Predicted 3D model of a 73-nucleotide RNA (transfer RNA) from a Myxococcota bacterium. It matches the Rfam family "tRNA". By type it is a transfer RNA. About the family: Transfer RNA (tRNA) molecules are approximately 80 nucleotides in length. Lineage of the source: Bacteria > Pseudomonadati > Myxococcota.

[in-house]
RNA sequence: UGGCGAGUAGCUCAGUAGGAAGAGCGCCUUCCCGACACGGAGGAUGUCGCGGGUUCGAAUCCCGCCUCGCCAA
Repeated sequence: UGGCGAGUAGCUCAGUAGGAAGAGCGCCUUCCCGACACGGAGGAUGUCGCGGGUUCGAAUCCCGCCUCGCCAA
């Protein structure tokens, strides 16, 4: 320098023929228990890496950039 892949909740990751965001674990409150754990009930959580564009509408399509990994030189 080029090619490919990845970037979404605190963590691990789903979500692609565009209709507006989810799961598991974790966290908070509460019930249970002498107490803890387990278990029951309820709850909070996101500028979907950043900036533009297209569209009525973008995590998803297009362009540029950033970070990480792999490969090539």